[in-house]
RNA sequence: CUCACGACAAAGCAAACUUGUUGAAAAACAAGGACGCAAAGCUACGGGUCUAAGGCCAGGAGGGGUUCUGGCUAUGACGGCCGAGCCACCGAA
Numbered sequence: 001c002u003c004a005c006g007a008c009a010a011a012g013c014a015a016a017c018u019u020g021u022u023g024a025a026a027a028a029c030a031a032g033g034a035c036g037c038a039a040a041g042c043u044a045c046g047g048g049u050c051u052a053a054g055g056c057c058a059g060g061a062g063g064g065g066u067u068c069u070g071g072c073u074a075u076g077a078c079g080g081c082c083g084a085g086c087c088a089c090c091g092a093a
Stems, first nucleotide, its partner, number of pairs: 005091002012037002017032006035080001041086003045083003048078003054073008
């Protein structure tokens, strides 16, 4: 120095929950807060999960414009679900 590894210490991140904002929702962001995390840093590429505004289909109401209910659907999300890719702090065995 590289790869692996994760003891002490330093530095770091921040679940649930609360408040506010955005959003149709899932969820995100900010502040508070710590359950945890050695990549809980970054990327939705593969799998998975969540949501369904819009769209499609079916059924109901209505003379009709329309409207109600159900199903499917990501172009919306989740990296703190797993894999993959990229990058990185500290240094005992």